[in-house]
This is a predicted structure of an 84-nucleotide RNA (c-di-GMP-I riboswitch aptamer) from a soil metagenome. The RNAcentral record of the sequence draws on MGnify. Its mean pLDDT, the model's own confidence on a scale to 100, is 85.
């Protein structure tokens, strides 16, 4: 970071699966994306099984917590190709 070349990922949805959920995996699909490669140990944001507690009391039902995730939010971190 150029109307270059060579390549590369894949949003939304559909379907199948995992799962409590967040979300995450496969097939499809292209919103985009120059790190959309990796990193959950900063910052931030989601979820709340289990647990504390409220709830006279069993229970619905409610508040709190990451041990559970997001790398397509910031952030670090390694890197291809490159004219002017």
């Nucleotide at each position: 970071g150029a109307u270059a070349a060579a390549g590369g990922c894949a949003a939304a949805c559909u379907c199948c699966g995992a799962g409590a959920a967040a979300u995450c995996g496969g097939a499809g699909g292209a919103u985009g994306c120059a790190a959309a490669g990796c990193c959950a140990c900063g910052g931030a944001g989601c979820u709340a099984a289990a647990g504390a507690c409220c709830g006279a009391a069993u229970g619905a039902g409610g508040u709190c917590u990451a041990u559970g995730c997001u790398a397509g939010c910031u952030g670090g971190u390694u890197g291809c190709c490159g004219a002017a």

Description:
The model forms 95% of the base pairs in the Rfam consensus.